[in-house]
RNA sequence: AGUAAAGUUUUCUAGGGUUCCGCAGUUUUGACUGGCCAGUGACCAAGAGAGAACUCACAGUUUUUAACUGUGACACGGAAGGAUAAAAGCCUGGGAGAU
Numbered sequence: 001a002g003u004a005a006a007g008u009u010u011u012c013u014a015g016g017g018u019u020c021c022g023c024a025g026u027u028u029u030g031a032c033u034g035g036c037c038a039g040u041g042a043c044c045a046a047g048a049g050a051g052a053a054c055u056c057a058c059a060g061u062u063u064u065u066a067a068c069u070g071u072g073a074c075a076c077g078g079a080a081g082g083a084u085a086a087a088a089g090c091c092u093g094g095g096a097g098a099u
Stems, first nucleotide, its partner, number of pairs: 007054006015044002020041001021039001022037001023034004056072007074094001076097001080092003
């Protein structure tokens, strides 16, 4: 020094907690407490996990203001802070740092 399509959206998973629901307890039946509650109902969710759509770059082919096909590798990583009800492989962040 690399620095970027390493793009956008979406469905999930590992994982995460506790607003809602459920569960357990208490109760003056209004509700309150419990996530140390192994829930898959709902919720959050990966740069370094998966699928899909679109888009971008390059190459090839063709019927060439375009269409189709192919390729798009690699990726060790804190502490701290932030959002939401809360937490997290979420965001800062392919950051600091390391190699």